[in-house]
Context: one part of a larger RNA
RNA sequence: UUGGGCCUAAAGCAUCCGUAGCCGGCUUUACAAGUCCUCCGUUAAAUCCAGCUGCUUAACAGAUGGGCUGCGGAGGAUACUAUAAGACUAGGAGGCAGGAGAGGCAAGCGGUACUCAGUGGGUAGGGGUAAAAUCCGUUGAUCCAUUGAAGACCACCAGUGGCGAAGGCGGCUUGCCAAAAUGCGCUCGACGGUGAGGGAUGAAAGCUGGGGGAGCAAACCGGAUUAGAUACCCGGGUAGUCCCAGCUGUAAACGAUGCAGACUCGGUGAUGGACUAGCUUUAUGCUAGUCCAGUGCCGCAGGGAAGCCGUUAAGUCUGCCGCCUGGGUAGUACGGUCGCAAGACUGAAACUU
Numbered sequence: 001u002u003g004g005g006c007c008u009a010a011a012g013c014a015u016c017c018g019u020a021g022c023c024g025g026c027u028u029u030a031c032a033a034g035u036c037c038u039c040c041g042u043u044a045a046a047u048c049c050a051g052c053u054g055c056u057u058a059a060c061a062g063a064u065g066g067g068c069u070g071c072g073g074a075g076g077a078u079a080c081u082a083u084a085a086g087a088c089u090a091g092g093a094g095g096c097a098g099g100a101g102a103g104g105c106a107a108g109c110g111g112u113a114c115u116c117a118g119u120g121g122g123u124a125g126g127g128g129u130a131a132a133a134u135c136c137g138u139u140g141a142u143c144c145a146u147u148g149a150a151g152a153c154c155a156c157c158a159g160u161g162g163c164g165a166a167g168g169c170g171g172c173u174u175g176c177c178a179a180a181a182u183g184c185g186c187u188c189g190a191c192g193g194u195g196a197g198g199g200a201u202g203a204a205a206g207c208u209g210g211g212g213g214a215g216c217a218a219a220c221c222g223g224a225u226u227a228g229a230u231a232c233c234c235g236g237g238u239a240g241u242c243c244c245a246g247c248u249g250u251a252a253a254c255g256a257u258g259c260a261g262a263c264u265c266g267g268u269g270a271u272g273g274a275c276u277a278g279c280u281u282u283a284u285g286c287u288a289g290u291c292c293a294g295u296g297c298c299g300c301a302g303g304g305a306a307g308c309c310g311u312u313a314a315g316u317c318u319g320c321c322g323c324c325u326g327g328g329u330a331g332u333a334c335g336g337u338c339g340c341a342a343g344a345c346u347g348a349a350a351c352u353u
Base pairs, nucleotide, nucleotide: 004324005323006322007307008306012321014201015200016199017198021194022193023192025088027086028085029084030083033081034080035077036076037075038074039073040072041071042070048066049065050064052062053061054060091191092188093187094186095184096183097182103177104176105175106174107173108172109171110154111153115149116148117147118146119145120144121143125136126135162169163168206247207246208245209244210243211242215241216240220236221235222234223233258320259319260318261317262316263315266298267297268296269295271293272292273291274290275289276288277287278286279285302309303308326353327352328351335346336345337344338343
């Protein structure tokens, strides 16, 4: 419990697609279901309203008239909504041009470093720390040179730069897939918006099977520190991290801000494009201006409890969905669905304050 809210107080689903539903551009005609008007019937009595009457008055009562709300019927109106038929092009989609970009998938190639191994050189230390020790080393370490192996990663470029629905994406090349902005205004002609259920995608960790394993490193074992030290520091080190196939379905999955549309001063960056003008070394060039798209900062009005937001709104409006209702108990219990499990989703109450 509503005429309230959801960036930070409780509250926007992790993201997208989409079924039902709800909502829907401009215009003509028809219809008259919704809607509006008039009339008729009905809507028991009591109650309600008005004046009147009766108890001395009032409460109360009585008669009369009216009203309320709903339903049914008849006649009419046609702006809006619905329905039917037709027309349109501003939304949307397609087409053509365009092709930015770490967008995705696959294959191939490369680079530095770490580690390990071989060979050669070389000798007593190395390593580590606040200081040490564990540890490695005369079976020759550390260090230098050279050769090889293997796995992971991709410095600089790199940019509040770009792309992607979100998660996310960064060496180079090739192939395939998707594709934005921008431009044309050729085609269709409202085909649209949102979206309960539903579906797909979804970091890391984790799980199953198979590979791989250099470095790093939960657990674990030592060394220190300490009153203790199940830690922080040091030496080791297994899962894991990597790949393939499948599962899990969660994150401060954040802009803590749902999606779509319209309207509302400006200034200044960088990104991608179109057009115009100038310059010129004629280039995938530079400069200036205008426009479009996305991306930042500042800021007027306005908003806000404030921080702040401010044409990328948290301003002014519309449509649709999701969610909130004091704190704890508790995202727990129970039940259900899903999962191999871990657990996920749904989700209380007693009691307490």
Model confidence (mean pLDDT): 86 of 100. The part of an RNA shown here (small-subunit ribosomal RNA, central domain) has 353 nucleotides and comes from an uncultured archaeon. The RNAcentral record of the full RNA draws on Greengenes and SILVA.